This is a predicted structure of a 1452-nucleotide RNA (small-subunit ribosomal RNA) from a metagenome. The coordinates come from a structure-prediction model, not an experiment, and the mean pLDDT is 84. The RNAcentral record of the sequence draws on SILVA.
[in-house]
RNA sequence: AGAGUUUGAUCCUGGCUCAGGAUGAACGCUGGCGGCGUGCCUAACACAUGCAAGUCGAACGGAUGCUUUCGGGCAUUAGUGGCGCACGGGUGAGUAACACGUGGCUGACCUACCUCAAAGUAAGGGAUAACGUUCCGAAAGGGAUGCUAAUACCUUAUAAGCUCCCGGAUUUUAGAACUCUGGGAGAAAAGUUCCGGCGCUUUGAGAGGGGGCUGCGAGCCAUCAGCUAUUUGGUGUGGUAACGGCGCACCAAGGCGACGACGGCUAGGAGGCCUGAGAGGGUGACCUCCCACACUGGAACUGAGACACGGUCCAGACUCCUACGGGAGGCAGCAGUGAGGAAUAUUGCACAAUGGGCGCAAGCCUGAUGCAGCGACGCCGUGAGUGAUGAAGGCCUUCGGGUCGUAAAGCUCUUUUCUAGGUGACGAGAAUGGACGGUAGCCUAGGAAUAAGUGUCGGCUAACUACGUGCCAGCAGCCGCGGUAAAACGUAGGACACAAGCGUUAUCCGGAGUUACUGGGCGUAAAGGGCGUGUAGGCGGAUUUGUAAGUCUACUCUGAAAGCUUCUGGCUAAACUGGAAGAGGCGAGUGGAGACUGCAAGUCUAGAGUGAGGAAGAGGAAAGUGGAAUUCCGCGUGUAGUGGUGAAAUGCGUAGAGAUGCGGAGGAACACCAGUGGCGAAAGCGGCUUUCUGGUCCUUAACUGACGCUGAGGCGCGAAAGCAUGGGGAGCGAACGGGAUUAGAAACCCCGGUAGUCCAUGCCGUAAACGAUGUUCACUAAACGUUCGUCUCCCGCGAGGGAAGCGGGUGUUGAAGCUAACGCAGUAAGUGAACCGCCUGGGGAGUACGGUCGCAAGGCUAAAACUCAAAGGAAUUGACGGGGGACCGCACAAGCAGCGGAGCGUGUGGUUUAAUUCGAGGCUACACGAAGAACCUUACCUAGGUUUGACAUCGUAGUGAAGUCUGCGUGAAAGCGUGGAUGUCCCGCAAGGGACACUAUGACAGGUGCUGCAUGGCUGUCGUCAGCUCGUGCCGUGAGGUGUUCGGUUAAGUCCGCAAACGAGCGCAACCCACGGUGCCAGUUACAAGUGUCUGGCGCGACUGCCCGUGGCAAACGGGAGGAAGGUGGGGAUGACGUCAAGUCAGCAUGGCCUUUAUAUCUAGGGCUACACACACGCUACAAUGGCGCGUACAAUGGGUCGCGAACCUGCGAAGGGGAGCCAAUCCUAAAAAGCGCGUCUCAGUUCAGAUUGCAGGCUGCAACCCGCCUGCAUGAAGUUGGAGUUGCUAGUAACCGCGCGUCAGCAUAGUGCGGUGAAUACGUUCCCGGUCCUUGUACACACCGCCCGUCACGUCAUGAGAGCUGGUGACGCCUGAAGUCGGGAAGCUAACCGCAAGGGGGCUACUGCCGAGGGCAGCACUGGUGAUUGGGACGAAGUCGUAACAAGGUA
Repeated sequence: AGAGUUUGAUCCUGGCUCAGGAUGAACGCUGGCGGCGUGCCUAACACAUGCAAGUCGAACGGAUGCUUUCGGGCAUUAGUGGCGCACGGGUGAGUAACACGUGGCUGACCUACCUCAAAGUAAGGGAUAACGUUCCGAAAGGGAUGCUAAUACCUUAUAAGCUCCCGGAUUUUAGAACUCUGGGAGAAAAGUUCCGGCGCUUUGAGAGGGGGCUGCGAGCCAUCAGCUAUUUGGUGUGGUAACGGCGCACCAAGGCGACGACGGCUAGGAGGCCUGAGAGGGUGACCUCCCACACUGGAACUGAGACACGGUCCAGACUCCUACGGGAGGCAGCAGUGAGGAAUAUUGCACAAUGGGCGCAAGCCUGAUGCAGCGACGCCGUGAGUGAUGAAGGCCUUCGGGUCGUAAAGCUCUUUUCUAGGUGACGAGAAUGGACGGUAGCCUAGGAAUAAGUGUCGGCUAACUACGUGCCAGCAGCCGCGGUAAAACGUAGGACACAAGCGUUAUCCGGAGUUACUGGGCGUAAAGGGCGUGUAGGCGGAUUUGUAAGUCUACUCUGAAAGCUUCUGGCUAAACUGGAAGAGGCGAGUGGAGACUGCAAGUCUAGAGUGAGGAAGAGGAAAGUGGAAUUCCGCGUGUAGUGGUGAAAUGCGUAGAGAUGCGGAGGAACACCAGUGGCGAAAGCGGCUUUCUGGUCCUUAACUGACGCUGAGGCGCGAAAGCAUGGGGAGCGAACGGGAUUAGAAACCCCGGUAGUCCAUGCCGUAAACGAUGUUCACUAAACGUUCGUCUCCCGCGAGGGAAGCGGGUGUUGAAGCUAACGCAGUAAGUGAACCGCCUGGGGAGUACGGUCGCAAGGCUAAAACUCAAAGGAAUUGACGGGGGACCGCACAAGCAGCGGAGCGUGUGGUUUAAUUCGAGGCUACACGAAGAACCUUACCUAGGUUUGACAUCGUAGUGAAGUCUGCGUGAAAGCGUGGAUGUCCCGCAAGGGACACUAUGACAGGUGCUGCAUGGCUGUCGUCAGCUCGUGCCGUGAGGUGUUCGGUUAAGUCCGCAAACGAGCGCAACCCACGGUGCCAGUUACAAGUGUCUGGCGCGACUGCCCGUGGCAAACGGGAGGAAGGUGGGGAUGACGUCAAGUCAGCAUGGCCUUUAUAUCUAGGGCUACACACACGCUACAAUGGCGCGUACAAUGGGUCGCGAACCUGCGAAGGGGAGCCAAUCCUAAAAAGCGCGUCUCAGUUCAGAUUGCAGGCUGCAACCCGCCUGCAUGAAGUUGGAGUUGCUAGUAACCGCGCGUCAGCAUAGUGCGGUGAAUACGUUCCCGGUCCUUGUACACACCGCCCGUCACGUCAUGAGAGCUGGUGACGCCUGAAGUCGGGAAGCUAACCGCAAGGGGGCUACUGCCGAGGGCAGCACUGGUGAUUGGGACGAAGUCGUAACAAGGUA
C1' cells in the first nucleotide's frame, strides 16, 4: 500500500465483499508449564446461611469470676456516657442536568477530629438507665413503682476575645465587607490520672474537606415550532451555614425560541481505552476523580457533616414467623443459592504488610486490604548434533519412478520442564510478629524423557493430487462450486499458516477520499430550486486616522494521579513495575505588536444608481376594427351520386346531396412578410389602430457617493390539463356510438360526436417548466455570420450604398485548458472569487404514516421493514433491424424439362411384432452409412450349448510329437460321450530337456455394451463466398482503430490512384491433371500398306501482346484485326481464419465407466422383406414428334484366368452343349440405342400402358417357403399430362438415347462413368432466398429462435389501512389523604428556674391548619402488541393471457 465483483471486451461512476488491528467476550476442536492481569455486559430479579463497624473501665454506677498481705488488686462487660457509624466497600436504575469537564467567582457560606496562637476550666442543683419488686404479651417488646453514678442534664458567676443593637472614623468597591473606636445588651466549661499527661470551654489563624453561583464544552429527532402562570421582574416578609421565586403576600407584564426554546427517544460524566498517517470515528469493563442510588415512593430526626446501603417513621409490593391478637425483613458489601442467559469464579486463609475506626496504651475490630483457589488475556519453553539400505509403511504413478524424507530407527549430547532427595528466602523498620509458604530460588541424581494441535489449500490468498458422490449429499466472506473424469462437496496422502492454542460468531475503527475540515461532487452516471422579488444571514471598492474584538507574540497560573512518548533502574527476558523528562486545553490572567479582518470617525469615484440626448422590439393590459377560409341558413342552376380508404364500409343523397352562383349568420385563428430574426425573469408573446404601462441598449459624464452581490424562510408570477360560477360554441375533438382491420382489436384507419378548446371572475401550482448547464463579478488565442445603436472615412445632387472601429444581443467553427468519454471552449463544462439550492448503490418509493395547502383532483414535506449484487454513464467490436446505400449468385425474371395426381421400386416416419438390430433429423436426415440382408453378412429375437473361452501373450502342474484319415451313440446343428487307423521331429549314454498340441489352474481374453457433451482422425455446411490476419509505425487513458476506409475497376482485399501508414502471411489468381490447335520423336497388337489416321512422349501456342475509342497520360473497360482458341478458352483437382458442443465410440483408433457361467462365444430357425397410413428420392406411363413389325448406319469409357468366353449345334426363349482365342490397342464381352427406310395401327383405356395373378420353365447357390433374378404362354389394374405448392438447368448445357463399370455366387429403376442426338431464353435487379462491403439505431452479446412489460393463478415474507380488543408512559382536573416539618394548640401532663405558697414561666402531649406520598373517579395525549377483512410491495423452476418497450420494435 490494496484486491475481488456490473461488460463479449473497455474507461468511468457506484455500491457490496475481503486482507489489518481490537474485545470484560461466547461457541467448536484441542490443551504440558510459569509470571502478571482479569472474570454477571442479561433480571437495579428474588435471596437460605455465615461474616462485612465497632471501640473506650484512663468518663460512670453496678454485676460476675479469680485473687488478696483484707487496704485492695486483676479479668470480663449488660447499661449510662464519649468518639465512630456521612469513611471504606457495591451498583449505574434515574439523570441531557451547572450532573460532569475546564476556567473563574463566593464582598453570599460551613467545617468534628488535626496543627499553631490567645484566654479560661469557678460555685451549685435536679434527675435517670442499669439494678430490685411487680404487671401485660406466643413472640417482638412494653408498662408501673422504688434506688443510684457520671466527661449525661440544668442553674449561677466571670468574659481576653465573640455575637447582637445604636453611633463615629478610615478604606475599598458596582455594592453591604475588612480595620480602628464609643455606648448598651448577651452567651462558656468536666473532669480524670500512674502527676508525665489526656481531656473540656471561648476566640483567632492554618491545613484538608464541603455548599453555592457562573463563562465555555459536550447525544439523536424539526414527521417536536412555538413554549411559559411562580411563569419573568420588583417590593416586603419568612427560611437557610449561605445568595436566590427557595416559600409566601402584593404589584408590573414580562421571560425563552431556527445560534433550535418546548416536546419525544436514548444515556451516568470525565481522566482514559480501541482504531486511524493525521483530522476524525467508536467506546466509558478493570484502575483513578466526580455524581446518583441503596426493595419502591415519601418524610424528617440525630449530628460538624445525612435527609443516612448493613439508622428511624409512614405508605406500597413481596417474603418469613405466629398462640391469628400481632410481629420480622431488605446482599446494587464478601462468599454463596435460585432464576434469567450464549456467558462470568471459593459459603477459602490472614490481619504478617498497607490503610481505616476507637483507645494514653496494650490492644480490639476491619470480606478495605494482603494472599491462596477456580476459569485458555499477554510472555517463555516443548530439544541439539549426526544419521541414505534414501528402511518399512502410507499416498501418487507415464510402472521407470516420485513423495512423506534426515524425517524415523541407530549413535552422540544437553536438561528449561518433569520425577526423587537436600537446602531455603526477600517482603520485617530499634525489637516481637509471615497468611502467602517448606512457596520462589539454589544444589544433587535420573532419563529425550512428561508435553501438539487447529484452520486452510478455485481466485482474492500462502498451500494439489487420488478416490467417493453425480444440481444429490453438501460448500460458500464476495465472485461462485456440484447435472459421471470436481485442485471449490466428503475422505485420504501431501502442502501452507499460526501454535498451547487454532478457527467460527458478535461488535468497533480501518481500508471507505463511501458525508470529502484536512479531502468529493451536480450537461449525459445520484444531484441546479420552474422563474423572479426580497428579509435574516454570509460576503464586499479606493484612501486617512483611531481602537485592539479577531490575529501574532512573551511571561504567569492551571491542565490530579495513573495512562501515552523518550531516557533509565528492578524481577533470567518479556509482560509487569520504580524514577526522571516531555506531550496533552478554542482554558484563565498580565504585557507587547498593529500588517490583515472587524469596529468608530473622515475623505474619494473606478462598483451601483440618477440626470440629459437618442434607438429597436410578436414585452404587458384594455378598447375598437379588417379581410381570407371552414361550417351553417335562405334562394337559384343542376342530376345521381358523394365521401372516404391500402381496399372498403358506416355516413350524406331523388323529401334533390355533392358541384356551382348570390345573399346572410356566427365563432375561432391571423397566410404571405417570417429569418438558429426580435422582446420578456421564466411561463410565454405574431392581422391592423388607439389609450395606459414595464424593461433594455447606445452616447454623454452634470449629480449621489459603496447606496453593492447573493439570498434560508416569506411574497409574487407560473404552459397544458383539471375544478367552480356565468356566458359562448365555427372548426377541432378525450369519453361515447358506428364502420373496418384482426385469432381477438377495449387501438392504430374511417364516419359521427359530448366535455373541453374561446371569454369573464376565482382556484389549482404541476411539466423532458431543458441549454437536462443556479445567480453575480473578473481574467484567458483566433476566424466567420446575423441583429440593435454609435463614431470616422469613401461614393452619390439626393434617397441611399460601401469600408474600418467601439458597445449590447444572438449563432457557427476552433487554440490552450478542462472532461470517463461524448463534448465544452469570451453566451465555458477553462482559470479564480462570493452566496444559495441539491446528491450519497438499485428496488421498495417520490410511496406509507404524520403535518400542511386545496372545493375536489391532488400538491408540498417525507420514512422504514424487506430484497438484490448490482443498477448506471460514455465509448468499442460484433450481431440484428418489418433502417439507408452499393454489389453478387439459375436468387428472381425469361425459357426448357420435371416433381406434387397413377402403378411399381427404394428410403423414412408411424404402427405392429418374440424380433421387426443400430445410426442419420430444416437447408446440411429420408436410392443416406449399405460398392448390392435367402444362409453367411447380423449387431436383433426364440431355442439349444460352451466358460481361460471363437482370437493374443505368459506362468505352474500333468499328458501326449504335431498332425492326418475314419467310425459309433445322441442331437436341428453346435456340442457332448466313446472308438479305430496312421504318424514318431531336435538334443541327450540314460534320466530327462526343447518345439508343438491337449487337460487342469492362475494372470487374462472378449464386448457392434454406454458416453461423438471426455477425444484423435475423417466428413458435411456457410462456400470456391472473398474474405481472415500479422509485424513495425501512428492515433486513442483504454477496449480498440488505422492498414482492410475512400474514388474507380475486377470473377476476385483483382489491379490502379489517393491516403499515417509501410510492408507481410493464409486465402484469390497462377503453378498441377485431362480436352481443344500444332511441331518433333517413337511406334506393336492400331493401318491391307505407307509420310497420313491412331497411340505414347517432349515441345510450341494466348500475354489485353497489336490497333481504335472511353477513362484521370492510371488500373481497366468497349470494339476490331490476326488466330484452332480472346480477355479466367470450357472442365477437374485444390476449400483461408472460423461457425454449427453439426455427424461419426457401428469403419478405425482411444480416455473413463459398465459386464465376466455373460452385455462374451458357438449353433439351428426366425427377423432386418411386417402394413390401416404419411412423407422423400426414383422408374414406367398416360401415347401418333407415338406403338408394333421388317430392314439398315454410326460410338466412347471400361472389364476379363476360381475370368471373359467366339464360331457351331439344341431350345419360341431364358438357357444348355461346346470349347477356339485371350493374362488383352491382338481374343471376348459387343447387339449400341435414339436415328434412317418401308409397312401397319387412326385417337380408343386402344395393337397405348404395363401393375396384378395363374401355369410352365431356366440360372445361381448346401438351400430360392418366408425372401432372388430371368424366360414363355395367359391375365391386362390404375392411369387420358396431374390442386396448393415446388425442383433442376445459361451450351455441347437442359432434354432425349443407349453402353460400360464397381459391389456381386446370384440379384440395379440406385450409384458412378462413357459416348450419340442436341435446343429455348436472360428485358433487367423492383420483389423472394442466400451472401459481400460501407453507414445508421440498439435496453441484443447464448447475440432477434435475442431482450422484455403488465394483469391473472399458486406459495413464502415483511409492511400500510382496519369494526375494534389489550398493555405501557405522561401531564391536567376533582375527591380522599399516612408519616412528618412548620403554624395553631383555650384541653391534659409537667424534676431543675422564679415564688413561702398558690401559682407563674418554660416544656411535652392529645387535637388541629397548610403542604403532602399513595389511593380513587373522569376524560386526554404519546407509544407498543394484537385483529375478521383489505391495499399495494418483494421473492419464487419450466404456469395462463396477450406484445407495451429496445431496430423506424412494425402507430417514433